Description:
This is a predicted structure of a 72-nucleotide RNA (transfer RNA) from Kluyveromyces lactis. The gene name in the source record is tRNA-Pro-AGG-1-1. It matches the Rfam family "tRNA". Rfam links the family to the GO term triplet codon-amino acid adaptor activity.
RNA sequence: GGCUUCGUGGUCUAGAGGUAUGAUUUCCGCUUAGGGUGCGGGAGGUCCCGGGUUCGAUUCCCGGCGGAGCCC
Numbered sequence: 001g002g003c004u005u006c007g008u009g010g011u012c013u014a015g016a017g018g019u020a021u022g023a024u025u026u027c028c029g030c031u032u033a034g035g036g037u038g039c040g041g042g043a044g045g046u047c048c049c050g051g052g053u054u055c056g057a058u059u060c061c062c063g064g065c066g067g068a069g070c071c072c
Stems, first nucleotide, its partner, number of pairs: 001071007010024003018055001025043006048064005
């Protein structure tokens, strides 16, 4: 330098056009003598950045940045 692939709450992750899923974490309540477990409820996301297409983009296209792999 070229090619492929990934980037989504604090962490991990699903979703591949119609305003984002689950786990974990954390907070509150119930349960307990107390804690843990369990159950119920809440909080937490500019979906890496910019542009394009579209009525509408996390999703499609182009570029950039960062990570991983392969080739030279």
The source organism's lineage runs through Eukaryota, Dikarya, Saccharomycetes, Saccharomycetaceae and Kluyveromyces. RNAcentral holds the sequence, with entries from ENA, GtRNAdb and Rfam. The prediction has a mean pLDDT of 84.